[in-house]
RNA sequence: GGCAGAGUAGCUCAGUUGGUGAGAGCGCCGGAUUCAUAACCCGGAGGUCGGCGGUUCAAAUCCGCCCUCUGCUA
Numbered sequence: 001g002g003c004a005g006a007g008u009a010g011c012u013c014a015g016u017u018g019g020u021g022a023g024a025g026c027g028c029c030g031g032a033u034u035c036a037u038a039a040c041c042c043g044g045a046g047g048u049c050g051g052c053g054g055u056u057c058a059a060a061u062c063c064g065c066c067c068u069c070u071g072c073u074a
Stems, first nucleotide, its partner, number of pairs: 001073007010026004019057001028044004050066005
């Protein structure tokens, strides 16, 4: 250089051929429980869906370019 895959919450990931309000587990905060801690239970915060543009009534999802990471190949 070429090809392929990935990028979504602090971490690991889901998101069904575009369509209601973007989610789960862990973690974090608060509460309840306990003599206290852990576990379990209840509630909450946290996201410009890598960036920019395009298509569309509507984009995490489709298209183009760019950035980062991984693998293969020369």